[in-house]
RNA sequence: GGAGACGGACGGAGGAUCGCCGGCGGGCCGCGAGGCCCGCGGGAGGAAAGUCCGGGCUCCACAGGGCGGGGAGGUCGCUAACGGCGACCCGGGGUGACCCGAGGGAAAGCGCAACAGAAACGACACCGCCGAUGGCCGACGAGGCCGCGGCUCCGAGAGGGAGCCGCGGAAGAGGCACAGGCAAGGUUGAAAUCGUGGGGUAAGAGCCCACGCGCGACAGCCGGGUGACCGGCGGCGGGGCAAGCCCCUCCCGGAGCAAGCUCGAAUAGGGGCGCUGUCGAGGGUGGCCCGCCCGAUGCGCCGCAAGGCGCCAGCGUCCGGGUUGAGUGCUCGAGCGACGCAGCAAUGCGUCGCCUAGAUGAAUGAUCCUCGCCGCCGGGCGGGCAACUGCCCGGCGGAACAGAACCCGGCUUAGAGUCCGUCUCCGGCA
Numbered sequence: 001g002g003a004g005a006c007g008g009a010c011g012g013a014g015g016a017u018c019g020c021c022g023g024c025g026g027g028c029c030g031c032g033a034g035g036c037c038c039g040c041g042g043g044a045g046g047a048a049a050g051u052c053c054g055g056g057c058u059c060c061a062c063a064g065g066g067c068g069g070g071g072a073g074g075u076c077g078c079u080a081a082c083g084g085c086g087a088c089c090c091g092g093g094g095u096g097a098c099c100c101g102a103g104g105g106a107a108a109g110c111g112c113a114a115c116a117g118a119a120a121c122g123a124c125a126c127c128g129c130c131g132a133u134g135g136c137c138g139a140c141g142a143g144g145c146c147g148c149g150g151c152u153c154c155g156a157g158a159g160g161g162a163g164c165c166g167c168g169g170a171a172g173a174g175g176c177a178c179a180g181g182c183a184a185g186g187u188u189g190a191a192a193u194c195g196u197g198g199g200g201u202a203a204g205a206g207c208c209c210a211c212g213c214g215c216g217a218c219a220g221c222c223g224g225g226u227g228a229c230c231g232g233c234g235g236c237g238g239g240g241c242a243a244g245c246c247c248c249u250c251c252c253g254g255a256g257c258a259a260g261c262u263c264g265a266a267u268a269g270g271g272g273c274g275c276u277g278u279c280g281a282g283g284g285u286g287g288c289c290c291g292c293c294c295g296a297u298g299c300g301c302c303g304c305a306a307g308g309c310g311c312c313a314g315c316g317u318c319c320g321g322g323u324u325g326a327g328u329g330c331u332c333g334a335g336c337g338a339c340g341c342a343g344c345a346a347u348g349c350g351u352c353g354c355c356u357a358g359a360u361g362a363a364u365g366a367u368c369c370u371c372g373c374c375g376c377c378g379g380g381c382g383g384g385c386a387a388c389u390g391c392c393c394g395g396c397g398g399a400a401c402a403g404a405a406c407c408c409g410g411c412u413u414a415g416a417g418u419c420c421g422u423c424u425c426c427g428g429c430a
Stems, first nucleotide, its partner, number of pairs: 001426010012371007020043002023040007045401001049412002052410005057256004069252005074088005089103001090101004104247002109245002111241002126186002128182003133179002135176003145169010194212006213237003218234001220233005260328004270319008282294004298311005335354008373398011
């Protein structure tokens, strides 16, 4: 100098004017509820997003256990909890810093593996090798060799070739591949029963040996570790899929702030009680009585009647539900910052300090000025041996993703750019 890996911080700053939301203080008006004005200080995020996971809080449900269903899944820790986080183990990738992993069980059982292949999990053999052993043939001559003849095929043809059959000859002992043995080699596949070499054998084979590889069809022993697991020794040598069903361990009641709670006018409903229905409840007027006016014109059944019961209507009173609405829940909380201690870390503990939006069709905005940042162009000045790179001035342009809605802890996704730290690989110079 180049190329990277991992982690952290920030997400423009200052000011002016006009607004918006809510808080505090003051003044004025109003019987009150409240209204208006002034001042002060506050007002989105790292993801407020997706609403994926976990909790707090609230209401409802609930003896206990089982079946069924859903979820989690290396180990140890952290945490209120988690599918989150940390450290470690194992496997995979990268030269490396580092990154990735749906990472329990295939000695419970069922199931699957298309096509190809002999064979896909309990056995098997297509080509091939052997044929020791048994069988058959063979000195009454096997097979091979030579000669002659014939036939078939190939070739345009050759005094060319290949094969088969017959006859003859010299020498003389094996031959066939029927039973059976084998799995070395070939062939298939994503995957084939350890690999290479040697011995061995009729041919072969972990059959034997050396080296290597693998192993809970070793529930082996020793050592280390809390553990996943690691190392050594001995032993052994038939796999895969659980992301098909399944088995094991652990976890799981439902709904959600439109939860839930409080207040609740007018009008119209609901229910209880009382009075009244012309011998009239109640109301209007009037200070009150008297008076005057308005007022439900009741119906059915029982009864000789008085009256009773039921329905309807009127009035009074009480209760309850509930629409629009208002308040509460509501923001002080697993809170934030600094420091210290314990721990590799996640995290925990302690001390001190701080208060930091609460809107509800939903505020947090708009305009302008200055500075800062980035890119391009032009000009100027430097650093370094070099590759390369810094600073200043001017002009033009640009600045993302996105916006609380009960509150937290995570995850995931989006994202213009800027800064910082640790580490790795490569190259140059000294």
Molecule: Bacterial RNase P class A
Organism: Myxococcota bacterium